Predicted 3D model of a 100-nucleotide RNA (SAM riboswitch aptamer (S box leader)) from Promineifilum sp. The prediction has a mean pLDDT of 88. The model forms 91% of the base pairs in the Rfam consensus. NCBI's taxonomy places the organism under Bacteria, Bacillati, Chloroflexota, Promineifilales (SeqCode), Promineifilum (SeqCode). It was read from a public genome assembly, where an Rfam model found it.
RNA sequence: CGCUUAUCUAGAGCAGUCUAGGGACCCGGCCCGAUGAAACUGCAGCAACCAUCCAUAUGGAAAGGUGCUAACUCCGGCAGCGAAAGCUGGAAGAUAAGAG
Repeated sequence: CGCUUAUCUAGAGCAGUCUAGGGACCCGGCCCGAUGAAACUGCAGCAACCAUCCAUAUGGAAAGGUGCUAACUCCGGCAGCGAAAGCUGGAAGAUAAGAG
């Protein structure tokens, strides 16, 4: 880097450094941000994919490997249904595991 499979309406933030952007990309919207964004660091937490452990066919634990800690993956864009509101699916993306 692409491929396969699974999941994505739950959950969980403080401090320091720094300083103007950020919410993946493009378009549209709507938000967050000088009461300090993003990034980095420390500590804390959440979750339970893999590993591990305990009991057992499903549940529990959380010291390991990851991941995550505004808003449904912030919402829409494509397709179907619908008078509309909206619902379902897809695409794209993210994360994990696996084989290349």